């Protein structure tokens, strides 16, 4: 002096700590900003019906597809198949990359987790989060913003 993500501010107010304290941390209470979930009318599904084990749904960029191996079923073995699992490679919807746009080069990510048989959307209303984890600023050109000097 930054990144990714909602995960942030408060110059005030109270209490605790640094010998007092200027200040500066911790913590609480309140005030705001964000962010997410259920949750009408209408619309949307539905109408002999239809969802309901091939459950379903949420947060999220994190979604698909192919080949390879191995497991596992199929007849002893073998090959072969499998809308089954599991690892490994490769790619892809998609997403980051220091103001903010275009553009050129080029780099990562393309996860994880939560609800529990239950849910479209949704004003009222209502419940819930403010975590975590990183190490970095490339070129040109346009408009910005803030800081310093006089």
């Nucleotide at each position: 002096g930054g990144c990714c993500g909602g995960a942030c501010c408060c110059c005030g107010c109270c209490g605790g700590c640094c010998c007092c304290a200027a200040g500066g941390c911790c913590g609480g209470a309140g005030g705001g900003a964000c962010c997410g979930g259920g949750g009408a009318c209408c619309c949307a599904c539905c109408g002999c019906a239809g969802u309901u084990c091939u459950g379903g749904g949420g947060u999220g960029a994190g979604u698909c597809c192919u080949g390879c191996u191995c497991g596992c079923g199929u007849a002893c073995g073998g090959g072969g198949c499998g809308u089954c699992g599991a690892g490994c490679a490769g790619g892809u919807a998609g997403g980051g990359c220091a103001c903010u746009c275009a553009u050129g080069c080029g780099c990562c990510c393309g996860a994880a987790c939560c609800c529990g048989u239950c849910a479209g959307c949704u004003a009222a209303c209502u419940c819930g989060g403010u975590a975590g984890g990183c190490g970095g600023a490339c070129g040109u050109g346009a408009g910005g913003a803030a800081u310093g000097g006089a």

A computed fold for a 150-nucleotide RNA from Blastococcus aggregatus, annotated as c-di-AMP riboswitch aptamer (ydaO/yuaA leader). Its mean pLDDT, the model's own confidence on a scale to 100, is 78.